[in-house]
Context: one part of a larger RNA
RNA sequence: GCCUACGAGUUGCCUCCGUCCGGCGAGGUUAAGCGCUUAAGGCGCGUGAGCCGAAGCGAGAGCGAGUCUGAACAGGGCGUUCAGUCGGUCGGAGCAGACGCGAAACCUAGUGAUCUACCCAUGGCCAGGGUGAAGUCGCCGUAACAGGCGAUGGAGGCCCGAACCGGUUUACGUUGAAAAGUGCUCGGAUGAGCUGUGGGUAGGGGUGAAAGGCUAAUCAAACUGGGAGAUAGCUCGUACUCCCCGAAAUGUCUUUAGGGACAGCCUCGUCUUAGCUUCACGGAGGUAGAGCUACUGAUAGGAUGCGAGGGCUUCAUCGCCUAUCAAUUCCUGACAAACUCCGAAUGCCGUGAAGUGUUGGACGGGAGUGAGUCGUCGGGUGCUAAUGUCCGGCGGCGAGAGGGAAAGAGCCCAGACCUCCUGCUAAGGCCCCCAAGAGCGGUUUAAGUUGACAGAACGAGGUGACAUCGCAGAGACAGCUAGGAUGUUAGCUUGGAAGCAGCUAUUCAUUUAAAGAGUGCGUAACAGCUCACUAGUCGAGCGAUGACGCGUGGAUGAUGAACGGGCAUCAAGACCGCCGCCGAAGCAGAGGACUCUUUUUAAGAGUGGUAGGGGAGCAUUCCGGUCGGCGCCGAAGGUGUGGCGUGAGCCAUGCUGGAGCGUCCGGAAAAGAAAAUGUAGGC
Repeated sequence: GCCUACGAGUUGCCUCCGUCCGGCGAGGUUAAGCGCUUAAGGCGCGUGAGCCGAAGCGAGAGCGAGUCUGAACAGGGCGUUCAGUCGGUCGGAGCAGACGCGAAACCUAGUGAUCUACCCAUGGCCAGGGUGAAGUCGCCGUAACAGGCGAUGGAGGCCCGAACCGGUUUACGUUGAAAAGUGCUCGGAUGAGCUGUGGGUAGGGGUGAAAGGCUAAUCAAACUGGGAGAUAGCUCGUACUCCCCGAAAUGUCUUUAGGGACAGCCUCGUCUUAGCUUCACGGAGGUAGAGCUACUGAUAGGAUGCGAGGGCUUCAUCGCCUAUCAAUUCCUGACAAACUCCGAAUGCCGUGAAGUGUUGGACGGGAGUGAGUCGUCGGGUGCUAAUGUCCGGCGGCGAGAGGGAAAGAGCCCAGACCUCCUGCUAAGGCCCCCAAGAGCGGUUUAAGUUGACAGAACGAGGUGACAUCGCAGAGACAGCUAGGAUGUUAGCUUGGAAGCAGCUAUUCAUUUAAAGAGUGCGUAACAGCUCACUAGUCGAGCGAUGACGCGUGGAUGAUGAACGGGCAUCAAGACCGCCGCCGAAGCAGAGGACUCUUUUUAAGAGUGGUAGGGGAGCAUUCCGGUCGGCGCCGAAGGUGUGGCGUGAGCCAUGCUGGAGCGUCCGGAAAAGAAAAUGUAGGC
């Protein structure tokens, strides 16, 4: 992992609520117990004991279809009008383990020191080598000591190193040879040493050279039995079929926030008769917008300049001045969720008409939900950040399949009862992959822009078309040839300033076809090269500005890669227009099933679905009855085949098997497995 078996809403109660069925009914009903009898059981009795109901109201006395409050013959509260009760079924609740499995733990009584910690008693063990303390002896030495030298001696938690004890580093081992080892290496090795045997200390206790270590592969409280099915607002699992309806992820409160209570939303029953949509009319309102010499507040520039600051003056007052601030008023401009002189659209309320056809409301039984999420619109928060967060409106997913978007919960199209090798369409598409147009007409783009999303400010003789203004056969624009002068080096300044550092200027005048007191280079200053301007040559358009279409730069990310790909350039890109086609579980056509409604030969509407509510069935085991059922001429079971049913399933039959089994009507359940890291066995 697979197969087989087992495996989870059960049972009890004079308990409570409701549903349906039955008995009796202003009544209903017996309980324990007793008697009779039986296979289980049943029948009778049980002072109808008791219980519920038939009357309520009041704290009560009490009164009573009323009563309480009250001064009240007032008003108001609760009643009076509606049948109950007993038993059974089913749906719930309560109390019990209460759908099943699952703790970490707590308590109680015991069992453990054959492992290990420490202790007690009594034994055992430590190759070999090295070092050479005290003491002693001899000699020297001292007044005597001290001291020196040489021997001897054999101390030490001394040294090296086996056994023994340990476990430093590393490799291997890691379903191991081993639930802690092996190899190399390493520490101690006469000591606080190692070790045998016997004994002691026990669970909030022991023991601990102390690591929360050890206390039998278990230790921040051992193990075994019991309380015990502890508790688990948590996780997981919870078993056949078909039909009808179908949610919620919100509000308030919660030692509450992943749990609940009540409400909301779903379903079933009974009763009731509203509801919804559109249009018309009538209302309330202060949002969007707008506005502000209409308020409150904020606000840019200008005019005015109260007042303040600063300066001058003075003994002081007065007075004067101002590159400062600035009230008020005026002009221009503009702002506000908590501003409004104004003010919509929607929405909301009401009335009427039309449409729809139970969608509304009440009561009662049963729930689930109370983690939501995305898109779009109106807002708050945030950075007018976030697949962010918090509200409101709508839509979707959730609980929704199908087609499109390459792929895809929430986007676009569209709501799947079943069958069909039919048709028409939606979104989206029609060169190939790939169903349908290399469709038609017109324009544009050269960037593979584009054919996926977003590409900005800003930049540019890209290109197309438009508008306006100029110049031009009296010759424009561009190019080429030639000129571009004189007063004068204008004046000032300056070391110099001569068109060209800078300053000033009615920057003038002359000669001219034309030529600036000079457009740009250049020089220290000149010089030199140019330009404006002019003529010639040439011979037809040239130039400036604005707005628009498509394109271009801006454009940088880590393996090579963001049209789905191939690929595509009068397109298979972009824009404008037109015709056709493809395309879904949509719509239509044909056949069929089921549900509901109605005017019930028939017609109409409907049948996606999680949690969940309701309904109808199938199968298994056993029991009572039934078929005067089936069976060795072959039951159940197994394994094939054929058929029937919407399905769970059922029927027939071949082979196998070898002794029991079924139909129908009812009843009762140890009553359906794919999942629980389910349990056991097998492979």
The part of an RNA shown here (large-subunit ribosomal RNA, domain II) has 683 nucleotides and comes from a mouse gut metagenome. RNAcentral holds the full RNA, with entries from SILVA. Its Rfam family is "Bacterial large subunit ribosomal RNA". Rfam links the family to the GO terms ribosome and structural constituent of ribosome. Model confidence (mean pLDDT): 84 of 100.